[in-house]
The RNA shown here (transfer RNA) has 73 nucleotides and comes from Vicugna pacos.
NCBI's taxonomy places the organism under Eukaryota, Eumetazoa, Chordata, Craniata, Vicugna.
It matches the Rfam family "tRNA". The family's RNA type in Rfam is transfer RNA.

RNA sequence: GAAGGUAUAGCUCAGUGGGCAGAGCUCAUGCUCAACAUGCGUGAGGUCCUGGGUUCAAUCCCCAGUACCUCCU
Numbered sequence: 001g002a003a004g005g006u007a008u009a010g011c012u013c014a015g016u017g018g019g020c021a022g023a024g025c026u027c028a029u030g031c032u033c034a035a036c037a038u039g040c041g042u043g044a045g046g047u048c049c050u051g052g053g054u055u056c057a058a059u060c061c062c063c064a065g066u067a068c069c070u071c072c073u
Base pairs, nucleotide, nucleotide: 001072003070004069005068006067007066010025011024012023013022019056027043028042029041030040031039049065050064051063052062053061
């Protein structure tokens, strides 16, 4: 220098044909127990990497950028 991939909750990761974004773990709380663990219920937690464009509407499509990974030279 060139090519490809990834970026979504505190962590690990899904997700969609463009139409109010989810799971597990974690955390808080309630029930259960003599107490704990387990189990069950409820809740909290998100600028879907950044900026712009298209669209009535973008996490999703297009462009540029940033970070990281792989590969070629």